[in-house]
This record gives sequence, C1' cells and structure tokens, in this order.
RNA sequence: CACGACAAAGGCAAACCCGGAGCGAUCCGGGGACGCAAAGCCACGGGCCUCAAGGAGGCAGCCGGGUUGCCGAAG
Repeated sequence: CACGACAAAGGCAAACCCGGAGCGAUCCGGGGACGCAAAGCCACGGGCCUCAAGGAGGCAGCCGGGUUGCCGAAG
C1' cells in the first nucleotide's frame, strides 16, 4: 500500500415499540438487534422516495465515487 481470521479489543444498530419534529419521504432521543470492516462523514454520478410540485426536499443500511479512521492473522 493492499487485504479481512470461526482472532481479540472496541464500535454502529434493521424491523418493531415509546416520546418528539415534519404535509410527507424521513429525521432526532430512548428501548431493541436483523445485520455491518467503514452500517463514520460527504448528495459528486446513477438509483429510489416525498411534497404546499416548472420547484423544494429525503435516503450514505441501494450501487459507484470522494474523504477520515480502530484492530490484526494468513496471502
């Protein structure tokens, strides 16, 4: 630099439930774990979704890309 163990430490948290915000997609907090080696962060390309729809938004746990980062065998 790459790679990702039936390893270890630590981490995140789907569905669902409760409370809150939003017209909504969805988001925030708590509980909870299906999963995750970037399931950290960024809407840049594609995609999907919403609406008070020639516009304004959402999804980073759909894929690609960018960027930062923990641990450590084999190759």
Annotation
A computed fold for a 75-nucleotide RNA from a Desulfobulbaceae bacterium, annotated as c-di-GMP-I-GGC riboswitch aptamer. Lineage of the source: Bacteria > Pseudomonadati > Thermodesulfobacteriota > Desulfobulbales > Desulfobulbaceae. It matches the Rfam family "c-di-GMP-I-GGC riboswitch aptamer". The family is grouped with related families in Rfam's "c-di-GMP_I riboswitch clan". The model forms 91% of the base pairs in the Rfam consensus. Its mean pLDDT, the model's own confidence on a scale to 100, is 90.